[in-house]
Annotation
Small-subunit ribosomal RNA, 5' domain from an uncultured bacterium, 542 nucleotides, folded computationally. The RNAcentral record of the full RNA draws on ENA and Greengenes.
Context: one part of a larger RNA
RNA sequence: GAAUGAACGCUGGCGGCGUGCAUAACACAUGCAAGUCGAACGAGAAAGUCCCUUCGGGGAUUAGUAAAGUGGCGCACGGGUGAGUAACGCGUGGGUAAUCUACCUAUAGUUUAAGGAUAACACUUCGAAAGGAGUGCUAAUACUUAAUAGUAUUGCGAUUUCUUCGGAAGUUGUAAUUAAAGACUGCCUCUACAUGUAAGCUGUUGACUAUAGAUGAGCCCGCGUACCAUUAGCUAGUUGGUAGGGUAAUGGCCUACCAAGGCAAAGAUGGUUAGCUGGUCUGAGAGGAUGACCAGCCACACUGGAACUGAGAUACGGUCCAGACUCCUACGGGAGGCAGCAGUGAGGAAUAUUGCGCAAUGGGGGAAACCCUGACGCAGCGACACCGCGUGAGUGAUGAAGGCUUUCGGGUCGUAAAACUCUGUCAGAUGGGAAGAAAAAAUAGUAGCUAAUAACUAUUGUUUUUGACAGUACUAUCAAAGGAAACACCGGCCAACUCCGUGCCAGCAGCCGCGGUAAUACGGAGGGUGUUAGCGUUGUUC
Numbered sequence: 001g002a003a004u005g006a007a008c009g010c011u012g013g014c015g016g017c018g019u020g021c022a023u024a025a026c027a028c029a030u031g032c033a034a035g036u037c038g039a040a041c042g043a044g045a046a047a048g049u050c051c052c053u054u055c056g057g058g059g060a061u062u063a064g065u066a067a068a069g070u071g072g073c074g075c076a077c078g079g080g081u082g083a084g085u086a087a088c089g090c091g092u093g094g095g096u097a098a099u100c101u102a103c104c105u106a107u108a109g110u111u112u113a114a115g116g117a118u119a120a121c122a123c124u125u126c127g128a129a130a131g132g133a134g135u136g137c138u139a140a141u142a143c144u145u146a147a148u149a150g151u152a153u154u155g156c157g158a159u160u161u162c163u164u165c166g167g168a169a170g171u172u173g174u175a176a177u178u179a180a181a182g183a184c185u186g187c188c189u190c191u192a193c194a195u196g197u198a199a200g201c202u203g204u205u206g207a208c209u210a211u212a213g214a215u216g217a218g219c220c221c222g223c224g225u226a227c228c229a230u231u232a233g234c235u236a237g238u239u240g241g242u243a244g245g246g247u248a249a250u251g252g253c254c255u256a257c258c259a260a261g262g263c264a265a266a267g268a269u270g271g272u273u274a275g276c277u278g279g280u281c282u283g284a285g286a287g288g289a290u291g292a293c294c295a296g297c298c299a300c301a302c303u304g305g306a307a308c309u310g311a312g313a314u315a316c317g318g319u320c321c322a323g324a325c326u327c328c329u330a331c332g333g334g335a336g337g338c339a340g341c342a343g344u345g346a347g348g349a350a351u352a353u354u355g356c357g358c359a360a361u362g363g364g365g366g367a368a369a370c371c372c373u374g375a376c377g378c379a380g381c382g383a384c385a386c387c388g389c390g391u392g393a394g395u396g397a398u399g400a401a402g403g404c405u406u407u408c409g410g411g412u413c414g415u416a417a418a419a420c421u422c423u424g425u426c427a428g429a430u431g432g433g434a435a436g437a438a439a440a441a442a443u444a445g446u447a448g449c450u451a452a453u454a455a456c457u458a459u460u461g462u463u464u465u466u467g468a469c470a471g472u473a474c475u476a477u478c479a480a481a482g483g484a485a486a487c488a489c490c491g492g493c494c495a496a497c498u499c500c501g502u503g504c505c506a507g508c509a510g511c512c513g514c515g516g517u518a519a520u521a522c523g524g525a526g527g528g529u530g531u532u533a534g535c536g537u538u539g540u541u542c
Stems, first nucleotide, its partner, number of pairs: 001542004006538005013389004018384001019382002021347001026345003030342003035073003040070002048061005080300003089225008099217002104213008112146004121136006152177011182205003186201002191198003226272003233263003238260008275297004279290004302323005325336004353379001355378003361375001362373004392422004402413004426483001428478005436469001440464009486531005491512003497526005507514002
């Protein structure tokens, strides 16, 4: 000099854009942060309103709504934190002929037949509660069984190509094994009944099998990746083999048996510290330091362990066990997990609102309308950082008054002020007032499908509706120089000097050093220098 997620002191007008618990991965009150689908399924209220009434009640509507239940998809994403980890964790480059991949896309084909339950519900019953138990009823795209089966899987053969020589891909023969689910709109051309309805037709969507793609993931390897030798030896599933188990898959991953290996001064083992990277800061560069925000990867979710479900988890707002802590209890037993967004206490030099909205972007569910979304978009707080603007402009010498100083002549603050003439940024007041909106719905046409003018799909036009921010940005008018300057320094380094006070005292100080009676170095004043809504100090890095 540059930089900072900074803090402290003095000061503080406006706006834009960023950023904000670095400490206790300490403990958490309260609210919200993951739901959705009635076009999978069975059931199904009440208040209110109206009508009737024998005044007990009944009926209609509310409404096939609400709230639940079965089932499907999602909850493995998104969001947080950096405790652990010196490791194939990360980075980079490869391998997988050792693998998986829900939803999505393309292609080929299929979607047949039957069955038994169960929740909800009703009744009974246990418990303080949390929560159960028994009996009875019922549905499904829930569950079970059977049929069908090729370019799927497995076994046994034949054959071509490739190969890391272990096998892989393809063609072909044969045997065995493995599937499924329906829902919805519309219609009467065909078939059945003979009215408009279906088991019929049409369309949309779903289900199943297989192949391929896309996406995502698992595993393996080369190289790189902090400090200590005042850590020198470490290792029995240890190193390898055979066989088996396990996994989507290789492998001591696990087990049995066999062998005695494996690592290490090119640093094993042990210890300390640490998430890694793109990047960021600095520097001419080489390098050094660093890893906040944003992006990629990893790990974790009160502490430790375990599996279940699932395409995917050993699962932050799931389950089970143990532990610590907190809470409820009728003492028998139960409930909980903010390192999600706000917020509280504590710790600390120190770090924000218990805000608004799903209008946009994105995500989940749904055919859609739509619902959910503390992701996100916005607003609030903080000069915390960066950037921009303002605090006025011109004229103005009796060089006013006043301050300071003086060699008493003067000098200086100083065109500075006053005064006159202007301007109108920002703030203020009053009006106007956005972009961000794309879609969606309704309706009319055209095309496709079709028996069809229906429905559906695609497309074009018209209309209606949708903005948290926000009456914000922006803009016009009004008024008005009015409301808006500080901080540090002035001995040298280092730009800027005099007077007074003090008298090795009080004090200053980054280094050298000032102060003991003329202190440009202490304190005050006048003047000056520097930066400026900031200035200075402290910490840290180069």